[in-house]
């Protein structure tokens, strides 16, 4: 040096391929319950979807680069 694959909430991922509401467990916040916790119930998403740039009426999502992880290949 060339290839590939992932990057979305505090975690651990789903959604992409076939653009149009940002999701789910868990975690954590408040409330109920308890003598207190702890289970359990109710309620609450906390996020610039890694970055920038074009395409589009409209992008997490197509397209080009850029950065970081891991594999492979030299």
């Nucleotide at each position: 040096g060339g290839g590939g694959u992932c990057a979305u909430a505090g975690c651990u991922c789903a959604g992409c391929c076939u653009g149009g509401g940002a999701g789910a467990g868990c975690a954590c916040u408040a409330g109920a319950c308890u003598g207190a916790a702890g289970a359990u119930c109710u309620a609450g998403g906390u996020g610039u979807c890694g970055c920038g740039u074009g395409u589009u009426c409209a992008a997490a999502u197509c397209a080009c680069g850029c950065u970081g992880g891991c594999c492979c290949c030299a």